Background
The RNA shown here (transfer RNA) has 73 nucleotides and comes from a Bacillota bacterium. The coordinates come from a structure-prediction model, not an experiment, and the mean pLDDT is 82.
[in-house]
């Protein structure tokens, strides 16, 4: 130092013609219970890793660049 392959809720992940930003657990609230737990409703919770370009419009298409893995030297 060079080749991949990765970053999206607190975890673990999903996201394909570029147009709604989500699941599932986990947290709070109500419900049912003597009370736990399961179980049902319903809510909070995101700079989509940073920049910058394209585009009417970016999680997504180029570019730089920062962290992780991984292989070659």
């Nucleotide at each position: 130092g060079g080749g991949c392959c990765u970053g999206u809720a607190g975890c673990u992940c999903a996201g394909u013609u570029g147009g709604g930003a989500g699941a599932g657990c986990g947290c709070c609230g109500c419900g049912u219970u003597c009370g736990c737990a399961a179980c049902g409703c319903g809510g909070a919770g995101g700079u989509c890793g940073g920049g910058g370009g394209u585009u009417c419009g970016a999680a997504u298409c180029c570019c730089c660049u920062c962290g992780g893995g991984u292989c070659c030297a």